This is a predicted structure of a 474-nucleotide part of an RNA (small-subunit ribosomal RNA, 3' major domain) from a bovine gut metagenome.
Context: one part of a larger RNA
RNA sequence: UGACGGGGGCCCGCACAAGCGGUGGAGCAUGUGGUUUAAUUCGACGAUACGCGAGAAACCUUACCAGGGCUUGACAUACACCGGGAUGCGGCGGAAACGUCGCAGCUGCUUGCAGCCGGUGUACAGGUGCUGCAUGGCUGUCGUCAGCUCGUGCUGUGAAGUGUUGGGUUAAGUCCCGCAACGAGCGCAACCCCUGCCUUCUGUUACCAUCAUUCAGUUGGGGACUCAGAAGGAACUGCCGGUGACAAACCGGAGGAAGGUGGGGACGACGUCAAGUCAUCAUGGCCCUUACGUCCUGGGCCACACACGUGCUACAAUGGCCGGUACAGAGUGCUGCGAAUCCGGAAGGAGGAGCGAAUCACAAAAAGCCGGUCUCAGUACGGACUGGAGUCUGCAACCCGACUCCACGAAGUUGGAAUCGCUAGUAAUCCCGUAUCAGCAUGACGGGGUGAAUACGUUCCCGGGCCUUGUACA
Numbered sequence: 001u002g003a004c005g006g007g008g009g010c011c012c013g014c015a016c017a018a019g020c021g022g023u024g025g026a027g028c029a030u031g032u033g034g035u036u037u038a039a040u041u042c043g044a045c046g047a048u049a050c051g052c053g054a055g056a057a058a059c060c061u062u063a064c065c066a067g068g069g070c071u072u073g074a075c076a077u078a079c080a081c082c083g084g085g086a087u088g089c090g091g092c093g094g095a096a097a098c099g100u101c102g103c104a105g106c107u108g109c110u111u112g113c114a115g116c117c118g119g120u121g122u123a124c125a126g127g128u129g130c131u132g133c134a135u136g137g138c139u140g141u142c143g144u145c146a147g148c149u150c151g152u153g154c155u156g157u158g159a160a161g162u163g164u165u166g167g168g169u170u171a172a173g174u175c176c177c178g179c180a181a182c183g184a185g186c187g188c189a190a191c192c193c194c195u196g197c198c199u200u201c202u203g204u205u206a207c208c209a210u211c212a213u214u215c216a217g218u219u220g221g222g223g224a225c226u227c228a229g230a231a232g233g234a235a236c237u238g239c240c241g242g243u244g245a246c247a248a249a250c251c252g253g254a255g256g257a258a259g260g261u262g263g264g265g266a267c268g269a270c271g272u273c274a275a276g277u278c279a280u281c282a283u284g285g286c287c288c289u290u291a292c293g294u295c296c297u298g299g300g301c302c303a304c305a306c307a308c309g310u311g312c313u314a315c316a317a318u319g320g321c322c323g324g325u326a327c328a329g330a331g332u333g334c335u336g337c338g339a340a341u342c343c344g345g346a347a348g349g350a351g352g353a354g355c356g357a358a359u360c361a362c363a364a365a366a367a368g369c370c371g372g373u374c375u376c377a378g379u380a381c382g383g384a385c386u387g388g389a390g391u392c393u394g395c396a397a398c399c400c401g402a403c404u405c406c407a408c409g410a411a412g413u414u415g416g417a418a419u420c421g422c423u424a425g426u427a428a429u430c431c432c433g434u435a436u437c438a439g440c441a442u443g444a445c446g447g448g449g450u451g452a453a454u455a456c457g458u459u460c461c462c463g464g465g466c467c468u469u470g471u472a473c474a
Stems, first nucleotide, its partner, number of pairs: 001474002003471003007468007015458002019422005026313008034304002042053002064299007073124001077123008087104007106115004126288002129286003135282002137277003140273001142271001147186006153162003166177003192265004197233007207222002211220002236259001239253005315415001319374007331362003336355002341350003381412001386407007428450007
């Protein structure tokens, strides 16, 4: 000087407390461990691994396994020699890769070269092989915590200190005052984006108050309103009162759409964990080179006594079922979204209008509201599992897809010890969309609808900040 303390003081955080809903019990989905396997490819392991890399494993992907092939190679550049057209189509063998056979059939011009293909040879290619403890880059985490430092000066023999401590204050090393310090930098804040109010301009595909018209903003029309696009304004402790040290600031009030950082996002200091990644990519070294490279078919990554994490669905009446009826936002669409209409009980099929989309479509929002039924039961709760019949995608759904219908109806009656999230348009609950994607969503990322309870307080648990104290630790 740090680090640590079941030392002290001050102060924060859904840290506790106060509340609401869960997890832990059940079934299933998914990830992991373990076990099994020819293979169950690899990585990630307290917080900071485990619906994580993977924002889509039937083939492909694919890195794994078995078998069948190739060896200048699936891919790149170059040289030499030989041959040829490139390319397209077909037959045979084969699981395919591949092997073999046949047919058709070049371009440019400098007329023997170039492009392209095949063969031989040589340099070389190739490696998701190893090392993240050789690395770059990127990332997690402490932590959006308020800290981390420097120059000069001063103090100390020196390590170092001072500044950065102190008195207040703040979300903040935020600001004020004081002070052997005076300044400065990286962080904080602000500048950026979305959202909340107003205004100006522009009105089509959006809108419809007034006037006509109609099945319908449909048409004429309108430029008010909504909304959209763009550009501005508005909030600054600015004003008033009180407290305070006359300061910074705090408390209350007015006005205001909004009040003291208005709400949300992006943004992550010096550094820590030899944290993670050589399998995104790049890269040193090492290793393989008729194989640790590469092509193909099939299998595996989907196994299953079991254990854990994350979720979904429930155990019901604030509910289940049936009928009627209302109101979103944000997105996506041409190898696409696909309307009306018709067929089917349904998944779906036929159909093909319109739309590269404020125009058309996906599209129905659901919870809600109104009416009916069930009457507390393993049930008209719950839907696993299983049998059968189908639909769709795709070369192909056996291993191993999603969906529909009929039948079957399991566990489950609120979950031990323990443990998680959340402070407001939040939790809870209800649907909708997108990426990936042929197909496949209970996951991820977004969107809106309905919409709470509680916070006395900081003694205690956890993590953190500042000062101080002890130390046989560095």